[in-house]
RNA sequence: AGAGUUUGAUCCUGGCUCAGAACGAACGUUAGCGGCGGGCCUAACACAUGCAAGUCGAGCGAGAAAGUGGCUUCGGCCAUCAGUAAAGCGGCGGACGGGUGAGUAACACGUAGGUAAUCUUCCCUCGAGCGGGGGACAACGUUCCGAAAGGGACGCUAAUACCGCAUACGUUCUUCGGGACUCCGGUCCUGGAGAGGAAAGCUAGGUAGCAAUAUCCGGCACUCGAGGAGGAGCCUGCGUCGCAUCAGCUAGUUGGUGGGGUAACGGCCUACCAAGGCGAAGACGCGUAGCUGGUCUGAGAGGAUGAUCAGCCACACUGGGACUGAGACACGGCCCAGACUCCUACGGGAGGCAGCAGUGGGGAAUAUUGGACAAUGGGCGCAAGCCUGAUCCAGCCACGCCGCGUGAGUGAUGAAGGCCUUCGGGUCGUAAAGCUCUGUGGGGAGGGACGAACCGCUGCGCGUGAAUAUCGCGCAGCAUGACGGUAUCUCCUUAGCAAGCACCGGCUAACUCUGUGCCAGCAGCCGCGGUAAGACAGAGGGUGCAAACGUUGUUCGGAAUUACUGGGCGUAAAGCGCGUGUAGGCGGCAGGGCAUGUCGGAUGUGAAAUCCCGUGGCUCAACCACGGAAGUGCACCCGAAACUGCCCAGCUCGAGUCUCGGAGAGGAAGGCGGAAUGCUUGGUGUAGAGGUGAAAUUCGUAGAUAUCAAGCGGAACACCGGUGGCGAAGGCGGCCUUCUGGACGAUGACUGACGCUGAGACGCGAAAGCGUGGGGAGCAAACAGGAUUAGAUACCCUGGUAGUCCACGCCGUAAACGAUGAGUGCUAGGUGUCACGGGCUUUGACCCCUGUGGUGCCGUAGCUAACGCAGUAAGCACUCCGCCUGGGGAGUACGGCCGCAAGGCUAAAACUCAAAGGAAUUGACGGGGGCCCGCACAAGCGGUGGAGCAUGUGGUUUAAUUCGACGCAACGCGCAGAACCUUACCUGGGCUAGAAAAUGCAGGAACCUGGUCGAAAGGACGGGGUGCCCUUCGGGGAACCUGUAGUUAGGUGUUGCAUGGCUGUCGUCAGCUCGUGUCGUGAGAUGUUGGGUUAAGUCCCGCAACGAGCGCAACCCCUGCCGUUAGUUGCCAGCAUUCAGUUGGGCACUCUAAUGGGACUGCCGACCUUCAAGUCGGAGGAAGGUGGGGAUGACGUCAAGUCCUCAUGGCCCCUACGUCCAGGGCUACACACGUGCUACAAUGGUCGGUACAAAGGGCAGCAAACUCGCGAGAGCAAGCCAAUCCCAAAAAACCGACCUCAGUACAGAUAAGAGUCUGCAACUCGACUCUUUGAAGGCGGAAUCGCUAGUAAUCCCUGAUCAGCAUAGCAGGGGUGAAUACGUUCCCGGGCCUUGUACACACCGCCCGUCACACCAUGGGAGUCGAUUGCUCCAGAAGUGGCUGCGCCAACCGCAAGGAGGCAGGUCCCCAAGGAGUGAUCGGUGACUGGGGUGAAGUCGUAACAAGGUAUCC
Repeated sequence: AGAGUUUGAUCCUGGCUCAGAACGAACGUUAGCGGCGGGCCUAACACAUGCAAGUCGAGCGAGAAAGUGGCUUCGGCCAUCAGUAAAGCGGCGGACGGGUGAGUAACACGUAGGUAAUCUUCCCUCGAGCGGGGGACAACGUUCCGAAAGGGACGCUAAUACCGCAUACGUUCUUCGGGACUCCGGUCCUGGAGAGGAAAGCUAGGUAGCAAUAUCCGGCACUCGAGGAGGAGCCUGCGUCGCAUCAGCUAGUUGGUGGGGUAACGGCCUACCAAGGCGAAGACGCGUAGCUGGUCUGAGAGGAUGAUCAGCCACACUGGGACUGAGACACGGCCCAGACUCCUACGGGAGGCAGCAGUGGGGAAUAUUGGACAAUGGGCGCAAGCCUGAUCCAGCCACGCCGCGUGAGUGAUGAAGGCCUUCGGGUCGUAAAGCUCUGUGGGGAGGGACGAACCGCUGCGCGUGAAUAUCGCGCAGCAUGACGGUAUCUCCUUAGCAAGCACCGGCUAACUCUGUGCCAGCAGCCGCGGUAAGACAGAGGGUGCAAACGUUGUUCGGAAUUACUGGGCGUAAAGCGCGUGUAGGCGGCAGGGCAUGUCGGAUGUGAAAUCCCGUGGCUCAACCACGGAAGUGCACCCGAAACUGCCCAGCUCGAGUCUCGGAGAGGAAGGCGGAAUGCUUGGUGUAGAGGUGAAAUUCGUAGAUAUCAAGCGGAACACCGGUGGCGAAGGCGGCCUUCUGGACGAUGACUGACGCUGAGACGCGAAAGCGUGGGGAGCAAACAGGAUUAGAUACCCUGGUAGUCCACGCCGUAAACGAUGAGUGCUAGGUGUCACGGGCUUUGACCCCUGUGGUGCCGUAGCUAACGCAGUAAGCACUCCGCCUGGGGAGUACGGCCGCAAGGCUAAAACUCAAAGGAAUUGACGGGGGCCCGCACAAGCGGUGGAGCAUGUGGUUUAAUUCGACGCAACGCGCAGAACCUUACCUGGGCUAGAAAAUGCAGGAACCUGGUCGAAAGGACGGGGUGCCCUUCGGGGAACCUGUAGUUAGGUGUUGCAUGGCUGUCGUCAGCUCGUGUCGUGAGAUGUUGGGUUAAGUCCCGCAACGAGCGCAACCCCUGCCGUUAGUUGCCAGCAUUCAGUUGGGCACUCUAAUGGGACUGCCGACCUUCAAGUCGGAGGAAGGUGGGGAUGACGUCAAGUCCUCAUGGCCCCUACGUCCAGGGCUACACACGUGCUACAAUGGUCGGUACAAAGGGCAGCAAACUCGCGAGAGCAAGCCAAUCCCAAAAAACCGACCUCAGUACAGAUAAGAGUCUGCAACUCGACUCUUUGAAGGCGGAAUCGCUAGUAAUCCCUGAUCAGCAUAGCAGGGGUGAAUACGUUCCCGGGCCUUGUACACACCGCCCGUCACACCAUGGGAGUCGAUUGCUCCAGAAGUGGCUGCGCCAACCGCAAGGAGGCAGGUCCCCAAGGAGUGAUCGGUGACUGGGGUGAAGUCGUAACAAGGUAUCC
């Protein structure tokens, strides 16, 4: 510090996710030791049991028992225990310490101040005192009530308990003076007078005394004051969560006066008076929450948090209340009410763990009913001491942090074994074993702490004192340890007892095998799994961390993803539709002053702990100690005056005013005008008009349309008209008049910052819509009809109502857009246009130059993700406002406000997704465009589709009808030939190392042959026979055969979507790329585009490109002309010869087959033009613009085809999915399709005659001639391994004859009979021949195919395969031999450029909505349930206070009566719980209902994306 994820790829925006750190954690697996810490985050739920606050006999009175001892008359008594225990009166402490976080949004907390508005027990210092009396009440005794808890009555008694009195240095109050300070309220100091108000004793020691007691000196206590320290109360500034879908709140409310109350100010309380107080800088309400030091994270700023430790607050079962006290409204106190629990004799009582342990419960989850007061601290006490679940320790828990160990060295036959393997090996791996060592932890034995020194006691010294008592201080000694026989040390023991967890597709370090087969499963995100999964599961190996490792949860980080530091708003989310303007924010030039902000310095504070630095202590570390620094803050004081602010006095450039001038659809009102549509009237006139893609509805003979004239009425204003003008925006368009706003130009004068922006607020605001009243020509939602269509609630047509128009009032929205808020300044140019001005010109107009304001285009810098913007900024800056924070849900619900309504404004959440987006790129596509090709159409010729047959396919059938191929590009295809074989299929019969091959062992050479069973395969049983090489003569070896063994064979079984190879197709289309350079952030572009041209990316020109490669063309073959060479088997001009090129002869010609030539737009002209490339015409030529044909198929596409040609990975079968054999099937047949043949006839058929080819084939072959047969063919057989012989007859054609338009002398299917040939064998199932039979068929619906010249059409010939079997099935050959092409609008396919795109498995794409089904969350909903709360009323416990107090009463007064005073009781105010009623808010639930979301293959349509087929959208 970043990374993954939107796309085919790219850049950007943007969300989601990950890597880090942390935790009071929990869960899973695992677990050796120690140190230091931590440990109910949930039910402030309920609690059994024990303990957690007592102490003082030196304040007071009283005072046991058991036990022991003694006595006894056995009833008991005495002593001791003991002035003890327990209890009481009294004092101090129970307000600390400990717990918890419910409540609390508050002066609760933090921080800084104030208290001149206050209190303070104990402690310290100082001052002054402590005199003298009185009356009670507990305990106790007696008695009564009660189950108990407890209580009543009577009686006795003490005090440091209580009450008078005395005294009064201070003190309090009243009053009269003086002084100082002052915030003018007052405060402080000081003098005088008057009044009020205190107290308690106990005791060590000494002395006196019998004692009581007195006294001396101390100690402790007590009283009144003053001061201190520490503590507390109250007040104030500032800071302190979310919601504005909480906007208004408030009656003790705000203030005053009097009174009350408090320690104290105060509406704190009360009476009266006034009507205030708070609030957008957020009152009030709702929700949530203890606050802080700190803690976690972060570079920081921040964010989150508030366990442990520390400070403050609040609470103590819930609610209320006071009492006591220095202090409480009191955790282990009281009273009352409530809920709950317990006891009960049913009358009544008792209780409060959020103290420490512990229990139940809740929960994912959190410990022992431990030890000790040894230390520290606290209470009481003179003290000893007692108490102390505070505390110190121990126990449990890997909960965290830190440290240590599980060994170290050496050791290669790289052991065994595992895993992998290309079978060679690799790896676990120096790892192990082995050898040499060490001893932490664990175990055994032994030693053994620090923490302890106070206090006390003893002794000594010093001080106080009359004192060698006491008391105080110092020194020495003695005694005191829960932890704990712990830490730690020594010895012994043995490598012996001590390693796991997660991960290994990318992010992210780490890879293979096996299993599984969209199953099981994984997953933080992207995503894996559908038969070769590095992603599931296991294994081997590896990586990471380690007594832990992972997972989950939470926080911060990364996230600049709320942006103060540090973001944005033209198109990604985001500028309010526009203006006026309030608060607020910001503000020109120059001077003086002040000191608000600001800056500097100083002081105080910012608790400790923590963090940081230094040093030190535990062996280190964690941890701890000491010191320092820091603590960005607040307050106060001093200073500075540039900037900001404020005050004063100025300036003119910002802003504004006046004067002159012109421009303008700026606004409002009134009036006027013509064209057109419609209607009405009249005239002319006749059959149609209208409308459309085509029609129809509609109008018209009752006279339309058309045309002429006149009239009526409403609306809108052609031309001018223009990226022209005006306005803030919406918007504004005939002409004239009136009223009126603004901007602009020019000139001077004036005011003197008067400015900019603008939350709220107010106003304006297209269209549609609403209300009332008018108006209504045209147009036209709705609606009706006609068409279209599968449908057509649409698009088109004919009609047509609201509405559109006017007046007034609402609505308040829009793609209200420049998708661009307003203002100011600055930053190259060029070129239009509108308004006004200046210069030049003799005046004027124009041109030209120039200024200001508006409105456009292009463009530099700059900016931008790009597109683009660019003085009219989206540049550079400043000011103010508005707005955004992933997509969907949703601009929706609820609430509120507005509206007559429609609806508008404001505006969520649950849930869901891993994206949604912007710009640009390359493709692909378009019922987009341009250019151009192709038998693509058109023009022609002939077919197919109809018939019969052949052949292939589908389907059906079957035991099997083997398999593959399926648009073009499957279907006379694989098959160049299924009777057996082939053959893969079926039925049946057999074999199991197999039909063939490699190895070992055993036997036999090989080989030949008989034979029976059987359908055959095959098998039983026999016969003959011995070779070659070596030899030690036993035997061994090579090849072959048989048997056997185990590695194996075999498979037309599967996967063509695991593959190679081969092939088809686009397409013989003209394309496809690369290097370097350049441009672009990039994908990519350029080149390859453009202008011409071509069959062609063919060539030329141009050009940020320059070159190159694969394709095109050419090179190759055949063919067309000529030459050369060569003449046998070919040829024959001339010569001779023959039936015959038969023979001689010849090689001229033909031909053959080898090699050359020839054609290149080379020549001429024209055209186009860039003196190009090229096109057209012509000459010559056998051939002319590629002469014709073939071979040749770029990068790639279709997961195209083929595992059944072959090869091959994986999987599968192994007495069968292998193999052999016989028979059957592939030949089936109601049908459907493809490809063909033959026809339907006269351009024909039949018969007879006569010609002319090329290319092929032939020895298991072609076969002549001859003979026989009607024929297929047979017999015999010459020749030929072939330019020699044979197949071989070419056929159509031509000549002649017949047929005469008919199902025929056409056509030949079908069928019967008889034959021929091949073959082991023609039944299923061959071909051919002869005789006879003679079917459909008379030119073929929709539709569709081929062909542009030696082509189509037509006619024969040959070959491969093959025993036999061919219809043009396939591959070839020649014969005869046409027609047509205006042209590129249209159909199909293709190429190039361009455009749009929401497509990219790419239009066979994408995608929308209803409906149906399942699930999920949510709104409404008659209601219903609960929680919280307001208001009104009833009620009123305990209690303070007021009043009363006729009942009662010790202290004081009084002789008494009585009084003063007090108490009970009563009553009043206030008031908790409770009750009644009525509202509000929130939540749960609810028949039904609304939409929403999600869900591999449901229904209906086709809305959007291309001109998406009606451009789209608001």
Molecule: small-subunit ribosomal RNA
Organism: uncultured bacterium